Predicted 3D model of a 73-nucleotide RNA (transfer RNA) from a marine sediment metagenome. The coordinates come from a structure-prediction model, not an experiment, and the mean pLDDT is 83. It matches the Rfam family "tRNA". It is annotated as a transfer RNA. RNAcentral holds the sequence, with entries from MGnify.

RNA sequence: GGGCCUGUGGCUCAGUGGUUAGAGCGCCUGACUGAUAAUCAGGAGGUCGGGAGUUCGAUUCUCCCCAGGCCCA
Numbered sequence: 001g002g003g004c005c006u007g008u009g010g011c012u013c014a015g016u017g018g019u020u021a022g023a024g025c026g027c028c029u030g031a032c033u034g035a036u037a038a039u040c041a042g043g044a045g046g047u048c049g050g051g052a053g054u055u056c057g058a059u060u061c062u063c064c065c066c067a068g069g070c071c072c073a
Stems, first nucleotide, its partner, number of pairs: 001072007010025004018056001027043005049065005
């Protein structure tokens, strides 16, 4: 330098164009307990890596950039 893949709550991931973006773990509060743990109930936390474009509508499609990984030279 060229090609491919990935980027979504603190972490691991789901979500293949349509209504308010979800799950598990973690965190907070409450119940339970003599007290923890476990269990149960509730809650907070995301402008979907950044920008532009296509579309009535984009996490999803296209382009550029950024970061990480793999391959080729």